[in-house]
Context: one part of a larger RNA
Parts: sequence; structure tokens; C1' cells
RNA sequence: CCAGGGAUAAGGAACUCGGCAAAUUAGCGGGCGUAACUUCGGGAUAAGCCCUCCCUAAUGAGAGUUAGGGCGCAGCGAAUGACGUGGGGGGAACUGUUUACCAAAAACACAGCUUCCUGCUAACUCGAAAGAGGAGGUAUAGGAGGCGACGCCUGUCCAGUACCAGAAUGUUAACCUUCUUGGUGUAAGCUAAGGAGCGAAGCACUGGUAAACGACGGCCGUAACUAUGACGGUCCUAAGGUAGCGAAAUUCCUUGUCGGGUAAGUUCCGACCCGCAUGAAUGGCGUAAUCAUCCCCACACUGUCUCGUCCCUGGACUCG
Repeated sequence: CCAGGGAUAAGGAACUCGGCAAAUUAGCGGGCGUAACUUCGGGAUAAGCCCUCCCUAAUGAGAGUUAGGGCGCAGCGAAUGACGUGGGGGGAACUGUUUACCAAAAACACAGCUUCCUGCUAACUCGAAAGAGGAGGUAUAGGAGGCGACGCCUGUCCAGUACCAGAAUGUUAACCUUCUUGGUGUAAGCUAAGGAGCGAAGCACUGGUAAACGACGGCCGUAACUAUGACGGUCCUAAGGUAGCGAAAUUCCUUGUCGGGUAAGUUCCGACCCGCAUGAAUGGCGUAAUCAUCCCCACACUGUCUCGUCCCUGGACUCG
């Protein structure tokens, strides 16, 4: 020096990206006592405080309880075993699942919601096929997609793309019908070119559908201080973003501004709204409980640190 372990004055996170690591806590023993919030189940072992040994007596079936007394620094007296706590916020409802060997998560799944397909020889899937799964099931079933407990909700746009419907019409391949012309042949015919008619799906056309893919404006003016603009004008659009939320896992400018916490706070919390570039099942906003999740704060605690030091064990190393 490396690995593992023990101790450490005063301070106590000043360390650091970050309390990483360590320390603290600790008996599903007893008693008391427990907040916000809440889906009334929880939150809860919340938090916090106290008791715990021995002797005698009474009582009891007993565990024990009550009374009196005793000792120690210490009574779950050693060993073993054995939660640090609280507050605020983001995310995901939850238990689960995952990158075998760098990622366990806010990713996947999930109950639940919803759309579409499917009437049974079902749709769909595998298979040149036979056949099989679906299912010895039958729409309260099966398949495909999206969202993802629960609560309150889920706005506008069908112009584009997609899908669905439409006995008309237009367009339209081959076949078919008919006509004209050429070559050849005596002819029947064969062959070639052309015209007209008929002619399916598709496309066009007419409608519908957004919990289908998706989309959800600009400029100018205006109120008796100023500022702002309820209001007006105009252009464009299929329609111009509703509720809610908002410097956000989204905010470039930005450490925005104000408030809180600190002596001091690019993080954090609460607001504001000028949303570069939020927004409603690509779900929006809330939400108790849960979490080896992420961020912030406090108490306790500590060799993380000020700032080091000593000791033990095993290596490495030096000498033999």
C1' cells in the first nucleotide's frame, strides 16, 4: 500500500453529484398514547412516554396482578436475534414482470374503460393441401387494437389519409357481338390491322366515421393618466385548443418574476402565465394506500468531513 474489522478529543454533513459508506434505531414483551389525510379498510408498531431484575406476603388453575422490601452504572443485565424517524413534492394506482452476465425503472403487465371484427364450416392463426388450433367454445363467446385502479371528465374539425355504406352515372382489361380493310386461296377458310357495341373489381362520384391516422391560425385598431383590451375590422382555414393543468420528466430566452425555507438556495415548495414548443383514452386533471423509484427539507446519528491517529486479521512487499 490492498482487503476485512475495532476505537477515536472537540465539532457533527462543514464531505460529496448525492449522507455514497458507516453510525443511529432494535425483544410481533407489557402499559399509556398516537396527527394531517382517507377509497373509512387504512394511515399505525404513526409519532412519543413509561415498565421489564431479586425477596416476602396476599390472590389466582395458571400466565399473572396487587402490596411491602432489596441491589446495581446498567434488570429483553451475557449470547443470539433485532424497524432510524418525521415533513414536502414528481412518477406509477396497487401485488406482480423485465434487459441470464453494466439498466428493476416513471419501462412491461394488471383489474377496469373503450373501438373494431366475428352468426359458426365464425372471425383470426398455422398449413401449397388434407387438416389443426380457435373450441368439443357460440356474441355475458372468441379475435385484434388503444387507454390503464378509483373520482371528475374526455371539447372543435371528416378538408387530407384510412375505413364503412351507396341496385344510378362516368372511366375501364380480357372474353363476346358486329362492321370495314389488307394478305392468301377457286371457294369454305386461315391470317393481320382498324371502327363501333357490350363489359367486373378498382378509381371517380354521393354520404358517414376521430376512445380511426391525425389536425386544432394571422394581422390591425380600440376604454377620460398610463397600461391592458371585454369590443371592432380584415385575411385565411376542414376546424382554429374547450375544461383542466402550466418555467412542468414539457420553458429556449432562464438562475423568468414574486413569496417560502437558508447567514447565504441554478435544486426544492407555493404562486404568476409572456405555454420557444401543455391539453383531454397517442387520454386531461385530481387522488388514500403502496414503492430496494426520483427530488427537497428537518431531527437523531455518526471518521463522510475539519484531519488525522491508534490497534487487530489476511495479503502484497523486504530480508532469510
Notes
Large-subunit ribosomal RNA, domain IV from Candidatus Absconditicoccus praedator, 320 nucleotides, folded computationally. The organism belongs to Candidatus Absconditicoccus, within Bacteria. It matches the Rfam family "Bacterial large subunit ribosomal RNA". Its family is annotated with ribosome and structural constituent of ribosome in the Gene Ontology.